[in-house]
Molecule: FMN riboswitch aptamer (RFN element)
Organism: Candidatus Zixiibacteriota bacterium
RNA sequence: UAUCGCCUUCGGGGUGAGGUGCAAUUCCUCAACCGGCGGUCACAGCCCGCGAACGGUCUCUGACACGAGACGGUUGAGCCGGUGGAAUUCCGGCGCCGACGGUACAGUCCGGAUGGGAGAAGGUGUGC
Numbered sequence: 001u002a003u004c005g006c007c008u009u010c011g012g013g014g015u016g017a018g019g020u021g022c023a024a025u026u027c028c029u030c031a032a033c034c035g036g037c038g039g040u041c042a043c044a045g046c047c048c049g050c051g052a053a054c055g056g057u058c059u060c061u062g063a064c065a066c067g068a069g070a071c072g073g074u075u076g077a078g079c080c081g082g083u084g085g086a087a088u089u090c091c092g093g094c095g096c097c098g099a100c101g102g103u104a105c106a107g108u109c110c111g112g113a114u115g116g117g118a119g120a121a122g123g124u125g126u127g128c
Base pairs, nucleotide, nucleotide: 001127004125005124006123007122008121009120010119015031016030017029018028019027032108033107034098035097036050037049038048039047045096046095053074054073056071057070058069059068060067078094079093080092081091082090100111101110102109
């Protein structure tokens, strides 16, 4: 310096008060709070992509189930102005979005989850 391999660790946050009611942190009123990972000449919940979640097909193990892998599918939301060489990322303003199951209808409660994972950091060996 950089290729490949092995190992280790890390890797998701957030609600109060009141009202109605048999029952609501879910409905109504008023205020809040939160935002995984990589990229992007400039810093991103709302630009591009990934992961997770849901679902399908195929393969492997297997008596079945469970589990693992591959390949598709579904998958939310932003505009205006300013600065600047450059910003839908910064500043100002006004907005918007948020899986599934449970429960009186949930981004914030409980649960799958002491799970999974995009990835991040470090160590070590090898190559040049």